Predicted 3D model of an 80-nucleotide RNA (c-di-GMP-I riboswitch aptamer) from Desulfuromusa sp. It matches the Rfam family "c-di-GMP-I riboswitch aptamer". Gene Ontology term of the family: cyclic-di-GMP binding. Rfam describes the family as follows. GEMM was predicted in a large-scale screen for bacterial structured RNA regulatory elements. Taxonomically the source falls in Desulfuromusa (Bacteria, Pseudomonadati, Thermodesulfobacteriota, Geopsychrobacteraceae). It was read from a public genome assembly, where an Rfam model found it. The coordinates come from a structure-prediction model, not an experiment, and the mean pLDDT is 85.
RNA sequence: UCUCCGAAAGGGCAAAUCCAGAGCAAUCUGGAGACGCAAAGCCACGGGUCCUUAACUUAAAGGAUAGCCGGGUUGCCGAA
Repeated sequence: UCUCCGAAAGGGCAAAUCCAGAGCAAUCUGGAGACGCAAAGCCACGGGUCCUUAACUUAAAGGAUAGCCGGGUUGCCGAA
C1' cells in the first nucleotide's frame, strides 16, 4: 500500500399483530407497531414454497414470495 473481517459512530429498514384499502386468492399499499436485519436496498435468472385455473399418469398456464436459498447489481463507516 492492497485485500479479508467488521468494533465503534452516524444512521437505515421493519416481523407478528391491529386499522383502512386493492385483489378470486396467495399477497400488496398506507398508518400504528418492533421480531429482527450489515445490504431485511433493487432484480423473478435458477431452485423451493404459496395461490388461481387446468390435468387425473403427460403434469401445464398465469400470479405471488427478494424477511426461503443461490445468483446478479448498487450503496454509508472502517478500530483491533